[in-house]
The prediction has a mean pLDDT of 81. Predicted 3D model of a 72-nucleotide RNA (transfer RNA) from an Oscillospiraceae bacterium. The sequence is in RNAcentral, with records from ENA. Rfam family: tRNA.
RNA sequence: CCGUCAUUAGCCAAGUGGUAUGGUGUCUGGUUUGGGACCAGAAAAUCGUAGGUUCGAUCCCUACAUGACGGA
Numbered sequence: 001c002c003g004u005c006a007u008u009a010g011c012c013a014a015g016u017g018g019u020a021u022g023g024u025g026u027c028u029g030g031u032u033u034g035g036g037a038c039c040a041g042a043a044a045a046u047c048g049u050a051g052g053u054u055c056g057a058u059c060c061c062u063a064c065a066u067g068a069c070g071g072a
Base pairs, nucleotide, nucleotide: 001071002070003069004068005067006066007065010024011023012022013021018055026042027041028040029039030038048064049063050062051061052060
């Protein structure tokens, strides 16, 4: 320098055009002498950044950033 892949909640993942789902963790309550486990509830993501296409973008297109792999 060229190519491919990845980037979504604190962490790990799902989601192939119609305002994002689960696990785990966190917080509150119940239960318990207390803790754990269990039960109920809650908060937490402008979907890496910036543009473009579209009535509408996590999703399609372009550039950039970070990381990984391959090639020269």